Model confidence (mean pLDDT): 76 of 100.
Predicted 3D model of RNase P RNA and transfer RNA as a complex of 444 nucleotides.
Rfam match: Bacterial RNase P class A. From the family's description: Ribonuclease P (RNase P) is a ubiquitous endoribonuclease, found in archaea, bacteria and eukarya as well as chloroplasts and mitochondria.
RNA sequence: GAAGCGGGCGGUGGCGGCCGCUCAUCCGCCUUGGGCGGAUGGGAGGAAAGUCCGAACUGGGCAGGGCACGGUGGUUGGUAACGCCAACCCGGCGCAAGCCGAGGGAAAGUGCCACAGAAACGACACCGCCUUCGGGUAAGGGUGAAAUGGUGCGGUAAGAGCGCACCGCGCGGCUGGUGACAGCCGCGGCAGGGCAAACCCCACCGCCAGCAAGCCCAAGCAGCGGCCAGAGGUGGCCCGCCUCGCGACGAGCCGCGGGUAGGGUGCUCGAGCCGGUCGGCGACGACCGGCCCAGAUGAAUGGUCGCCCGCCGGGCGGCGCGUUCCGCGGCCCCGGCGAACAGAAUUCGGCUUACAAGUCCGCUUCGCUC
RNA sequence: GGCGGCGUAGCUCAGUUGGUUAGAGCAUCGGAAUCAUAAUCCGAGUGUCCGGGGUUCGAGUCCCUGCGCCGCUA
Numbered sequence: 001g002a003a004g005c006g007g008g009c010g011g012u013g014g015c016g017g018c019c020g021c022u023c024a025u026c027c028g029c030c031u032u033g034g035g036c037g038g039a040u041g042g043g044a045g046g047a048a049a050g051u052c053c054g055a056a057c058u059g060g061g062c063a064g065g066g067c068a069c070g071g072u073g074g075u076u077g078g079u080a081a082c083g084c085c086a087a088c089c090c091g092g093c094g095c096a097a098g099c100c101g102a103g104g105g106a107a108a109g110u111g112c113c114a115c116a117g118a119a120a121c122g123a124c125a126c127c128g129c130c131u132u133c134g135g136g137u138a139a140g141g142g143u144g145a146a147a148u149g150g151u152g153c154g155g156u157a158a159g160a161g162c163g164c165a166c167c168g169c170g171c172g173g174c175u176g177g178u179g180a181c182a183g184c185c186g187c188g189g190c191a192g193g194g195c196a197a198a199c200c201c202c203a204c205c206g207c208c209a210g211c212a213a214g215c216c217c218a219a220g221c222a223g224c225g226g227c228c229a230g231a232g233g234u235g236g237c238c239c240g241c242c243u244c245g246c247g248a249c250g251a252g253c254c255g256c257g258g259g260u261a262g263g264g265u266g267c268u269c270g271a272g273c274c275g276g277u278c279g280g281c282g283a284c285g286a287c288c289g290g291c292c293c294a295g296a297u298g299a300a301u302g303g304u305c306g307c308c309c310g311c312c313g314g315g316c317g318g319c320g321c322g323u324u325c326c327g328c329g330g331c332c333c334c335g336g337c338g339a340a341c342a343g344a345a346u347u348c349g350g351c352u353u354a355c356a357a358g359u360c361c362g363c364u365u366c367g368c369u370c
Numbered sequence: 371g372g373c374g375g376c377g378u379a380g381c382u383c384a385g386u387u388g389g390u391u392a393g394a395g396c397a398u399c400g401g402a403a404u405c406a407u408a409a410u411c412c413g414a415g416u417g418u419c420c421g422g423g424g425u426u427c428g429a430g431u432c433c434c435u436g437c438g439c440c441g442c443u444a
Base pairs, nucleotide, nucleotide: 001366002365003364004363005362006361007360008359009358013308014307015306016305017304018303019302021043022042023041024040025039026038027037028036029035030034045341049352050351052350053349054348055347056346057210058209059208060207061244064243065242066241067240069206070205071204072203073202074088075087076086077085078084089103090101091100092099093098104201105200109199110198111195112194113193126141127140128137129136130135149167150166151165152164153163154162168190169188170187171186172185173184174183175182176181214265215264216263217262223256224255225254226253227252233249234248236246237245272291273290274289275288276287277286278285279284309338310337311336312335313334314333315332317331319329320328321327371443372442373441374440375439376438377437380396381395382394383393389427398414399413400412401411402410420436421435422434423433424432
């Protein structure tokens, strides 16, 4: 220098003036409700998004059990939890840095494997090879995504794990590792293909609903129908069923219909943020110190001016570099722009997706120079 | 805000347990018939199966992710 791999920062630049929006606290005025004015302080994001997972919280019958249903799937750890994250193992791709993997089970059972092909799991093997013409064979050809281990030597009528060596595979043992697994040794002639993001089996997890949940106040309206008849019974209640449990036997429960669309609460201090030390390969954890950081409800965070800064375009003057023209860099002047994706709506932890200008770090391979 | 469903030809829809060339009706085009038009008859064309990725030999179908549309909910 070229090609590439991995990761990070950053987010409508900064300061000031003026005019606005919203919330909290305090003060003043208006007799209350509340309103107005002033002061001080806070006021969107890395994804606030998609709503794809996991939780908190709340309600329903939140004790528990079984079936059904759904999800996850290498191992060990992290975490409140997870389908997330870290490290490692195995497989695939890449020269490498590195990337990708729903990565348990196909000798429990069922199902499917189109076309082609003799044959797709069950054996009557198409051409071929050999033949004592009964048959033997699975080397070679051919089909396919996949054909009853592969290569070589021996062997044979021709062949074949028929025999042997190596590789693969299965079983057993030993060693190392918490483990996935790896290495070594021995035995076995091969035990019979693929698909489980097909049913299924195994292990683990999971009640259902969602802040428009739920609760309180105010306002407003119209009721109707059904259930049960006696306590070892009856009907109701976990929005699939059973069990279990609970409470009721009347101010009950269920269904239909009618009314309201106002206020408050939930509502923002939280698995919170920042810094340091220690432990850990790491995800992360422990301790110490400091901080308070949006709560709107048709839904607030904006506009404008000046200076500075940054980027882009143009121009003249002169400067520097290489110097043949041409070109490059910075100074000065003028003009423009300050952007993309997008915007809180109960709150967190993740994932995924979108993203302008600019910028940083580490690593790999190749080439050149010293 | 929260929660469900759908997306296949220009339009309305099929597509069974993944299988070979994805179909039907209407519409469009060409021809026949008619003096001519319509109706009628014959024939033809038409698809990023909403986009991207994965599983599989093979995906409209199964899985993941994004986009668009519709509905429900005090």